[in-house]
SAM riboswitch aptamer (S box leader) from Fictibacillus solisalsi, 108 nucleotides, folded computationally. Taxonomically the source falls in Fictibacillus (Bacteria, Bacillota, Caryophanales, Fictibacillaceae). It was read from a public genome assembly, where an Rfam model found it. Its Rfam family is "SAM riboswitch aptamer (S box leader)". Rfam's curators write: The SAM riboswitch is found upstream of a number of genes which code for proteins involved in methionine or cysteine biosynthesis in Gram-positive bacteria. The prediction has a mean pLDDT of 85.
RNA sequence: CUCUUAUCCAGAGCGGCGGAGGGAAAGGCCCGAUGAAGCCCGGCAACCUUCAGGCAGUUUGUCUGAAAAGGUGCUACUACCUGCAGGAGAAAUCCUGGAUGAUAAGAG
Repeated sequence: CUCUUAUCCAGAGCGGCGGAGGGAAAGGCCCGAUGAAGCCCGGCAACCUUCAGGCAGUUUGUCUGAAAAGGUGCUACUACCUGCAGGAGAAAUCCUGGAUGAUAAGAG
């Protein structure tokens, strides 16, 4: 980098360093010197992981519950909203799916 599968309206600091940018990209709408990014610490969550139990069946699959030491991840706004398709509506707008993206696990 590519592919597969799963998830993405929940949750998480009035901390330290740092200094102007940030929310992927475009358009919008926002956040930011009452301190952005980044780093550290703290925290959240439970994908991998560990334990217990159920079911199938065979050496694993699946479901439920618990834990949080380890590998990641996350810690403004639904993935901040929209772009494509379909539907509802007089309209504003709303609903469903997709695309794109992010993360995890596996494969190349």